Predicted 3D model of a 71-nucleotide RNA (transfer RNA) from a Candidatus Obscuribacterales bacterium. It matches the Rfam family "tRNA". From the family's description: Transfer RNA (tRNA) molecules are approximately 80 nucleotides in length. Taxonomically the source falls in Candidatus Obscuribacterales (Bacteria, Bacillati, Candidatus Melainabacteria). Its mean pLDDT, the model's own confidence on a scale to 100, is 81. The sequence is in RNAcentral, with records from ENA.

[in-house]
RNA sequence: UCGGGGAUCGACUAAUGGUAGGUCACAACGCUUUGAACGUUGCAAUAUUGGUUCGAAUCCAAUUCCCCGAG
Numbered sequence: 001u002c003g004g005g006g007a008u009c010g011a012c013u014a015a016u017g018g019u020a021g022g023u024c025a026c027a028a029c030g031c032u033u034u035g036a037a038c039g040u041u042g043c044a045a046u047a048u049u050g051g052u053u054c055g056a057a058u059c060c061a062a063u064u065c066c067c068c069g070a071g
Base pairs, nucleotide, nucleotide: 001070002069003068004067005066006065007064010024011023012022013021018054026042027041028040029039030038047063048062049061050060051059
């Protein structure tokens, strides 16, 4: 330099173009003599910028970063 793949809560992982969900973690409350465990509730994310569409995590383009391969 070229080709291919990838980027979603703090972590991991889902989501036929139609409410962005689940588990762990964290916080509050309940339970308990205390703690753990358990129960309930809450917090928290679509890499960036544009385009298509009534509607985009999803489709298209560019950029950034990561991985693999070729030279």